About this RNA: This is a predicted structure of a 474-nucleotide part of an RNA (small-subunit ribosomal RNA, 3' major domain) from a metagenome. Its mean pLDDT, the model's own confidence on a scale to 100, is 82.
Context: one part of a larger RNA
RNA sequence: UGACGGGGGCCCGCACAAGCGGAGGAACAUGUGGUUUAAUUCGAUGAUACGCGAGGAACCUUACCUGGACUUAAAUGUAGGCUGCAUAGAUCAGAGAUGGUCUUUUCUUCGGACUGCUUACAAGGUGCUGCAUGGUUGUCGUCAGCUCGUGCCGUGAGGUGUCGGGUUAAGUCCCAUAACGAGCGCAACCCACGUUGUUAGUUACCAGCACAUAAUGGUGGGCACUCUAACAAGACUGCCGGUGUAAACCGCGAGGAAGGUGUGGAUGACGUCAAAUCAGCACGGCCCUUACGUCCAGGGCUACACACGUGUUACAAUGGCCGGUACAGAGGGCCGCUACCUGGUGACAGGAUGCGAAUCUCAAAAACCGGUCUCAGUUCGGAUCGAAGUCUGCAACCCGACUUCGUGAAGCUGGAUUCGCUAGUAAUCGCGCAUCAGCCAUGGCGCGGUGAAUACGUUCCCGGGCCUUGUACA
Numbered sequence: 001u002g003a004c005g006g007g008g009g010c011c012c013g014c015a016c017a018a019g020c021g022g023a024g025g026a027a028c029a030u031g032u033g034g035u036u037u038a039a040u041u042c043g044a045u046g047a048u049a050c051g052c053g054a055g056g057a058a059c060c061u062u063a064c065c066u067g068g069a070c071u072u073a074a075a076u077g078u079a080g081g082c083u084g085c086a087u088a089g090a091u092c093a094g095a096g097a098u099g100g101u102c103u104u105u106u107c108u109u110c111g112g113a114c115u116g117c118u119u120a121c122a123a124g125g126u127g128c129u130g131c132a133u134g135g136u137u138g139u140c141g142u143c144a145g146c147u148c149g150u151g152c153c154g155u156g157a158g159g160u161g162u163c164g165g166g167u168u169a170a171g172u173c174c175c176a177u178a179a180c181g182a183g184c185g186c187a188a189c190c191c192a193c194g195u196u197g198u199u200a201g202u203u204a205c206c207a208g209c210a211c212a213u214a215a216u217g218g219u220g221g222g223c224a225c226u227c228u229a230a231c232a233a234g235a236c237u238g239c240c241g242g243u244g245u246a247a248a249c250c251g252c253g254a255g256g257a258a259g260g261u262g263u264g265g266a267u268g269a270c271g272u273c274a275a276a277u278c279a280g281c282a283c284g285g286c287c288c289u290u291a292c293g294u295c296c297a298g299g300g301c302u303a304c305a306c307a308c309g310u311g312u313u314a315c316a317a318u319g320g321c322c323g324g325u326a327c328a329g330a331g332g333g334c335c336g337c338u339a340c341c342u343g344g345u346g347a348c349a350g351g352a353u354g355c356g357a358a359u360c361u362c363a364a365a366a367a368c369c370g371g372u373c374u375c376a377g378u379u380c381g382g383a384u385c386g387a388a389g390u391c392u393g394c395a396a397c398c399c400g401a402c403u404u405c406g407u408g409a410a411g412c413u414g415g416a417u418u419c420g421c422u423a424g425u426a427a428u429c430g431c432g433c434a435u436c437a438g439c440c441a442u443g444g445c446g447c448g449g450u451g452a453a454u455a456c457g458u459u460c461c462c463g464g465g466c467c468u469u470g471u472a473c474a
Stems, first nucleotide, its partner, number of pairs: 001474002003471003007468007015458002019421005026313008034304002042053002064299007076122007084114001088103006106113002124288002127286003133282002135277003138273001140271001145184006151160003164175003190265004195233007205222002209220003236259001239253001240251004315414001319373006331362003336355002340351004380411001385406007427450007
């Protein structure tokens, strides 16, 4: 100087407390361990691995296994030699890769161009090392810290500044001061939302005036309103009162759409964990080179006495079922989204039209109204299994999703323990997108609808910041 203390002081955080809803019990989905296997490819492992890499494993992907094949090879270039093919089609063998046969078959300024074969040189490796590395990422932590120049103090390591008194979300600011300044962080500058104005008015909108219709901004017309999307204004403790030297704090004060960081996002200092990744990519070294490279078929990554994590659905009446009737936002769409019509109980199919979309389309649910069920393993719950189908795709046996009929398991609110959340939040309800032929999505990322309870307080648990103290630790 640090680190540590079941030392002290001050302070903060959904850290505790106060509340609401979960997990831990059940079934299923998914990931992991273990076991099994020819293979169940590899990585991630307290917090910071375990719906993680994977934002799509039937083939492909694919790296694994079994078997069959190739050896300048899948690509490109240089040099030498040979050739007129290559490609395409047909056919035969084969699981296919591939091989055989037949047909097709160049240009030329004669130098060559182009193609194929062959020889040589450069290949290739998801093989090892993340403890050789770059780059990127997690975590402490959006915590308020981490440093430098000059000066001063100290033999020196080093200290001071950065401490002290206040204040703040903040090393934020003020005062004091052997320190005076500065940098990286904080804050602000950026984006979205909330208010108003200006400009603009189509595909959005329709107040007033007409037309038309069973009805609808459907049409003429309009730019007021809504909205769209660019610019501008607006919030600064600016004003008032109180406290205070000041910074600042307090006020069911004013004004205002918004008030003290308005709310949310993006933004992650010096560093820590030899943290993660050589399988995204790059790269040093090592290793393989008729194989640890390459091509192909089939299988596997989907196994299953078991254990754990993360989720979904429930155990019901604040509910289930049936009928009727409303209201979003953000997105996607041409090998696409499809209105509408017809067929089918249905998944869907056959037609048909609009739209490269503020124009057409995908397209809401909970809620509300009425009826029924009456506390039961039930009209709860839907696992599992049987049968028949639909769709995608070369192909759904291993191993897809969906539909219909039947079947109707466990489960009556979950031990110790444990997780999330402070407001348009939790809870609850549906919708969209990426990946994608299809989909094992209950996942991920977004969007809106309905919409709570509680916070006395900081003694305690956990993590963190500052000062101080002890130490046989570095």